Predicted 3D model of a 95-nucleotide RNA (c-di-GMP-I riboswitch aptamer). Model confidence (mean pLDDT): 87 of 100. The sequence was found by an Rfam model in a public genome assembly. Of the family's consensus pairs, 95% are formed in the model.
[in-house]
């Protein structure tokens, strides 16, 4: 300094499930238990993709003097980094 992870170690991390008088419109997310798994299951929403639609358009129906409200669709500006690529920092061994 490096396009590796068989062995060993210190240690790290936490899926589903559950609970919470927390946050959020939702999806998530945070804390707590828990432990399927993981060499970046550290961090980062750059591309794919997925997830949700509160604002906001379209339609339509109620109701009206307006104002509103209810259905469906539609839509990231919200989300996932444990989908995948990518950028990036990094800890043991090994050559």
């Nucleotide at each position: 300094a490096u396009a590796g992870a068989a062995c060993a170690a210190a240690g790290g991390c936490a899926a589903a499930u559950c609970c919470g008088u927390c946050c959020g419109a939702a999806a998530g997310g945070c804390g707590g238990a828990g432990a399927c798994g993981c060499a970046a299951a550290g961090c980062c929403a750059c591309g794919g993709g997925u997830c949700u639609a509160a604002g906001c358009c379209g339609u339509u129906c109620c109701c009206u003097g307006a104002a509103g409200g209810g259905a469906c669709g539609g839509g990231a500006u919200g989300a996932c980094a444990g989908c995948c690529g990518g950028g990036u920092u990094g800890c043991u061994c090994g050559g």